[in-house]
Context: one part of a larger RNA
RNA sequence: CUGGGCGUAAAGCGCGCGUAGGCGGUUUGAUAAGCUGGAUGUGAAAGCCCCGGGCUCAACCUGGGAACUGCAUCCAGAACUGUCUGACUAGAAUACAAUAGAGGUGAGUGGAAUUUCCUGUGUAGCGGUGAAAUGCGUAGAUAUAGGAAGGAACAUCAGUGGCGAAGGCGACUCACUGGAUUGAUAUUGACGCUGAGGUGCGAAAGCGUGGGGAGCAAACAGGAUUAGAUACCCUGGUAGUCCACGCCGUAAACGAUGACAACUAGCUGUUAGAAGACUAUGUCUUUUAGUGGCGCAGCUAACGUUUUAAGUUGUCCGCCUGGGGAGUACGGCCGCAAGGCUAAAACUC
Numbered sequence: 001c002u003g004g005g006c007g008u009a010a011a012g013c014g015c016g017c018g019u020a021g022g023c024g025g026u027u028u029g030a031u032a033a034g035c036u037g038g039a040u041g042u043g044a045a046a047g048c049c050c051c052g053g054g055c056u057c058a059a060c061c062u063g064g065g066a067a068c069u070g071c072a073u074c075c076a077g078a079a080c081u082g083u084c085u086g087a088c089u090a091g092a093a094u095a096c097a098a099u100a101g102a103g104g105u106g107a108g109u110g111g112a113a114u115u116u117c118c119u120g121u122g123u124a125g126c127g128g129u130g131a132a133a134u135g136c137g138u139a140g141a142u143a144u145a146g147g148a149a150g151g152a153a154c155a156u157c158a159g160u161g162g163c164g165a166a167g168g169c170g171a172c173u174c175a176c177u178g179g180a181u182u183g184a185u186a187u188u189g190a191c192g193c194u195g196a197g198g199u200g201c202g203a204a205a206g207c208g209u210g211g212g213g214a215g216c217a218a219a220c221a222g223g224a225u226u227a228g229a230u231a232c233c234c235u236g237g238u239a240g241u242c243c244a245c246g247c248c249g250u251a252a253a254c255g256a257u258g259a260c261a262a263c264u265a266g267c268u269g270u271u272a273g274a275a276g277a278c279u280a281u282g283u284c285u286u287u288u289a290g291u292g293g294c295g296c297a298g299c300u301a302a303c304g305u306u307u308u309a310a311g312u313u314g315u316c317c318g319c320c321u322g323g324g325g326a327g328u329a330c331g332g333c334c335g336c337a338a339g340g341c342u343a344a345a346a347c348u349c
Stems, first nucleotide, its partner, number of pairs: 004320003007303002012317001014201004021194003025088003029084003033081002035077008049065006091191001092188004096183004103177007110154001115149007125136002162169002206247006215241002220236004258316006266294013298305002322349003331342004
């Protein structure tokens, strides 16, 4: 060098796009860089190894051989890889016809509810709790009826249902727009896979500027509870939550399971399609793409997993190497800050 691993023991980047690189379908001809065979030269001597010889033996000395697995040049070979060339259609993509969808962005609209305000009715309580109190109320509350304002969220439908790369997405309408699936033909003709760096997206909280502020609610105040109660419970309540623009770049960002491809028993539910059959408005069969439950072989330390693999293989990337110290210090890069990314050691068990 090779050799081990990554669901839960250490270990899959939060997720895309993509540069270099790595890897790459079927076939014709050429080439001969890799590859294979042969030849020549070289590969000092000594040593090691083999067969002999000499000191009485041995160590030691000595003759011959082998070896020196390498390099250079030449000749030959052409299966595989590479390169060039011509072709192909099974991968990939495009066109066409359909289908489903909380996929995204912007604009507009709606109803229920909470709160506040106005007016009417009406009178002594309301509210809250385990029980209370703080709080609100005769300056007329709570309740009830009508009206107005404003903000935020969209009950039912709703479903291990759908869409999206992930984060995530749920009232309705319109405009713009991304992707997916199915069907049958046609077209291009390997255009593919992965992806170090790079670049973009990225919940919540937080930050900057300007708006907005109904409800909820860190902080804070008060009332309780308690030995205490800087809490749990109650009454209030400010940032924030909302909008626009700009930052931040992290999460148990989880399927704790990287991407792509091929192969390997079945049964059953469900979503979106297609084809066919029939006893035809439904049931069955076949099939494609998703999404669940169970399960054989196999795998696994076990749990479990099992065509949506953690099975059997291939290609590429990322990551792991005892616990603590520590995802810390220092340095660098990024950030307004908070902090993020990269990332040790002493010491200790």
This is a predicted structure of a 349-nucleotide part of an RNA (small-subunit ribosomal RNA, central domain) from an uncultured marine bacterium. The full RNA is in RNAcentral, with records from ENA and Greengenes. Rfam family: Bacterial small subunit ribosomal RNA. Model confidence (mean pLDDT): 88 of 100.